[in-house]
Context: one part of a larger RNA
C1' cells in the first nucleotide's frame, strides 16, 4: 500500500447493488416450512342446492324431519410425492475431494421412442355401526362393506433359468449374435367419450453405484504396525465386484519413497495479495461429501439405512389421575445464553422452479419482494457566478505601518440535482385456461380476443416555491503532506519506531491557522 462476513470511537443527507451468529453441532416458548388426487374406492362429519313428508299460517314463504340425488368434501382405504428443495460443517487426512479412466462386475420411478397385450375368478380389511379399556396418548372385541389395495388361474416373449449347438469378436476372466427343447413370472380400471391410466419387453435420456492411476496439512521429541489381518478354495449375500460375511487351507500384507500413532482440518471451482513465482483463505454463489439431540438398527420404496418417518438405548425438557405418555429449529422468523459482534415472530405465490392433479386448482419460509444495519462497493448532493472599503470579530507578529482568517462574509444575479407539496404513472405478463377462426383431417399445429402484479400508487415523469433540507474525522518533530501563541514544568501527559516533557515544548493540554481524506474518518484485529 492492498484486502476483510469485521468490531470499537467520533460523526452522519440520499439512492442503487450486494452482504449480514466467524462465538455455544448450546438449549429452545409460539406460528408457519409437504402435500395432493372425488377423473382409483366405500362413503357423507361440515357448507350450499334439489326432492319428499309434516306443521304453521301471511297461500307462497317459514320451520322440522328424511333422502348422497347434486356441487363439493371432514375422517378413512388406495396412488404419487415426502430420498427434491432448504440448513449446518460435528465428524472425516479418506478413492472424502479434484482430475483422468474403466464397468466384459451394475441399478435407474417419473420422461421420450418402439413392439405386443389387458381373458376369467376369489378371499379379506379400514372407514361406518354395536359394545368396551384408559386421565390421556392410544387401543381391544363383534358384525358388515369397496377399490387402480391383496390373492389364484389362463395367455405371452427380443424376459429369467437349465441343457446342448453354430458363427464371430476381444487386453484376460470372457462377450455378442443365431436357431432348438423344457421350466417360471403379467395386467386395472376411471370417464363429462375428449382422454388419462395398467402389464411385458427393447432402446434412449437422466440420476446413482463400484473400481483404479496421479494429486491432496503438520509432528520421527510417534519406528515398527497388522489374525479377517494378506492370499486361495467354496458357500452365502448384494443391483453389482470384492474378506463384504462365514467354513476350511496357506502365512502372508504394510513400512525410512515415512507404515503405525498423535495433532489439525470438510474438499474443489474460486477469493485476497503479488510484476511473477509464490504466500494466505475456503464468508456470499456453484459442484461434491458428511450430518440432523447422542449412539445403534433395519423397514418401506426405483431411490434412504430417511432433518420436520419407525424401533431400541442414553442425556435433557414437558404432561400425568403415578398406572403411563409426549418432544427434538444445524428449515423461515423469533427467544434465552455465549460473545467485541451479526437483522422482521413481515407480504405474495404476480414471476421462476418444484409436488400432486386431465384440468381448474391446491400446497410451496424454495423463490420473488418488502423491513432493519454506512457492513462493503458504486453514484449524487450539501450550491454556482460576480463581489475589496481586502469590512467587523477572532488570532498572531510587530519595526505599531501592517499581516492572516479571506472572495470567505455582507451585497447583486442565477440554478433547483436533492428534500417538501401536488398531479400523472409503468416494464416485469407470456402462458395455462376460456372463446373465435384457419390448416391438415379426428387430435395436433398456427393466428386473434379475453383473464392474471406481492413488490406498489413503487420506479419514472411533470408542475410549484425557495439557497431553501444536508460536514465531519484524523493529523501537523522525523519517517509523513501540514506552524505559531498561551498553559504546564521529568508533573500532567504523548508514543507505530526513533523518542518528547526538568521555565522560552512546532512532540503534552487549549486556541488560531494549515494538511489529508470525506458521508465518512480514525483505532484495533487478521492476511499478503
Nucleotide at each position: 500500500g492492498g484486502a476483510u462476513g469485521a468490531a470499537c470511537g467520533c460523526u452522519a443527507g440520499c439512492g442503487g447493488c450486494a452482504g449480514g451468529c466467524c462465538u455455544a453441532a448450546c438449549a429452545c416458548a409460539u406460528g408457519c416450512a409437504a402435500g395432493u388426487c372425488g377423473a382409483a374406492c366405500g362413503g357423507u362429519a361440515a357448507c350450499a342446492g334439489g326432492a319428499a313428508a309434516a306443521a304453521g299460517c301471511u297461500u307462497g314463504c317459514u320451520u322440522u324431519u328424511u333422502u348422497g340425488c347434486u356441487g363439493a368434501c371432514g375422517a378413512g382405504u388406495g396412488g404419487c410425492g415426502c430420498a427434491c428443495g432448504g440448513g449446518u460443517g460435528c465428524g472425516u487426512a479418506a478413492c472424502g475431494c479434484g482430475u483422468a479412466u474403466a464397468c466384459a462386475a451394475u441399478c435407474u420411478a417419473c420422461c421420450u421412442u418402439u413392439u405386443a397385450c389387458a381373458g376369467g375368478g376369489g378371499g379379506a380389511u379400514a372407514g361406518c355401526c354395536u359394545u368396551u379399556a384408559g386421565a390421556a396418548a392410544u387401543g381391544a372385541a363383534g358384525a358388515a362393506u369397496a377399490a387402480u389395495a391383496c390373492c389364484c388361474c389362463a395367455u405371452a416373449g427380443u424376459a429369467a433359468g437349465u441343457a446342448a449347438a453354430u458363427u464371430u469378436c476381444g487386453c484376460a476372466u470372457g462377450g455378442a449374435a443365431u436357431a432348438u427343447a423344457c421350466u417360471u413370472u403379467a395386467a386395472a380400471g376411471a370417464u363429462u367419450u375428449a382422454u388419462c391410466g395398467g402389464u411385458a419387453a427393447a432402446a434412449g435420456a437422466u440420476g446413482a453405484g463400484u473400481a483404479u492411476g496421479c494429486g491432496u496439512u503438520c509432528u520421527a521429541u510417534u519406528a515398527g504396525c497388522u489374525a479377517g489381518a494378506u492370499g486361495g478354495u467354496g458357500u452365502g449375500g448384494u443391483a453389482a465386484c470384492g474378506g463384504c460375511a462365514c467354513a476350511c487351507c496357506a502365512u502372508g500384507g504394510c513400512a525410512a519413497c515415512g507404515a503405525u500413532a498423535g495433532a489439525u482440518a470438510g474438499g474443489g471451482g474460486c477469493c485476497c495479495u503479488g510484476a511473477g513465482a509464490g504466500g494466505g483463505g475456503g464468508a456470499u454463489c456453484c459442484c461434491c461429501c458428511a450430518c440432523a439431540c447422542u449412539g445403534g438398527u433395519a423397514c418401506u420404496g426405483a431411490g434412504a439405512c430417511a432433518c420436520g418417518g419407525a424401533c431400541c438405548a442414553g442425556a435433557c425438557u414437558c404432561c400425568u389421575a403415578c398406572g403411563g405418555g409426549a418432544g427434538g429449529c444445524a428449515g423461515c422468523a423469533g427467544u434465552g445464553a455465549g460473545g467485541a459482534a451479526u437483522a422482521u415472530u413481515g407480504g405474495a405465490c404476480a414471476a421462476u422452479g418444484g409436488a400432486g392433479g386431465c384440468a381448474a386448482c391446491u400446497c410451496u419460509g424454495a423463490u420473488c419482494c418488502a423491513g432493519c444495519c454506512a457492513u462493503g462497493c458504486c453514484g449524487c448532493g450539501u450550491g454556482c457566478a460576480g463581489g475589496a472599503a481586502g469590512a467587523c470579530u477572532g488570532c498572531c507578529c510587530u519595526a505599531u505601518g501592517g499581516g492572516u482568517u479571506g472572495u470567505a462574509a455582507a451585497c447583486u444575479g442565477c440554478u433547483u440535482u436533492u428534500a417538501u407539496a401536488c398531479a400523472g404513472g409503468a416494464a416485469g405478463a407470456a402462458a395455462c385456461c376460456u372463446u373465435u377462426c384457419c390448416a391438415c383431417g379426428u387430435g395436433u399445429g398456427g393466428a386473434g380476443a379475453g383473464c392474471u402484479g406481492a413488490c406498489g400508487g413503487u420506479a419514472c415523469u411533470g408542475u410549484a416555491a425557495g439557497a431553501a433540507u444536508a460536514a465531519g474525522g484524523a493529523u501537523c518533530g522525523g519517517c509523513u503532506a501540514a506552524c505559531u501563541c498561551c498553559g504546564u514544568g521529568c508533573c500532567a501527559g504523548c508514543a507505530g519506531c526513533c523518542g518528547c516533557g526538568g521555565u522560552a515544548a512546532u512532540a503534552c493540554g487549549g486556541a488560531g491557522g494549515a494538511u489529508c481524506c470525506a458521508a465518512g474518518c480514525g483505532u484495533u484485529a487478521u492476511c499478503c